Model confidence (mean pLDDT): 81 of 100. A computed fold for a 117-nucleotide RNA, annotated as FMN riboswitch aptamer (RFN element). Its Rfam family is "FMN riboswitch aptamer (RFN element)". Rfam describes the family as follows. The RFN element is a highly conserved domain that is found frequently in the 5'-untranslated regions of prokaryotic mRNAs that encode for flavin mononucleotide (FMN) biosynthesis and transport proteins.

[in-house]
RNA sequence: AUAUAUCUUCAGGGCAGGGUGAGAUUCCCGAUUGGCGGUAAAGUCCGCGAGCGUGAAAACGCAGGAUUUGGUGUGAUUCCAAAACCAACAGUAUAGUCUGGAUGGAAGAAGAUGAAA
Repeated sequence: AUAUAUCUUCAGGGCAGGGUGAGAUUCCCGAUUGGCGGUAAAGUCCGCGAGCGUGAAAACGCAGGAUUUGGUGUGAUUCCAAAACCAACAGUAUAGUCUGGAUGGAAGAAGAUGAAA
């Protein structure tokens, strides 16, 4: 250093201010946030996770969103500039941002220990 086994820890952010209204952080103006792996550094590319159902379990099934233009470069839907767009379920005046399932689960990340070559 590699493969493998066991264990531990960690692992999601966000409506300031204003309008209407009996009532809205849900509507309107405006504000604001961006999980994990891959790849030229990505919410929008590719893949995955979070939800729900069946099942003793393994597992299987279902649901769930979105980007263009220009520039640099060997190479970028990832960088720079500009303008856009999207965001599960339940509750409640219609919610990405409030409350709840969740002191949960998890893609995965880091570390420790032991054995063999």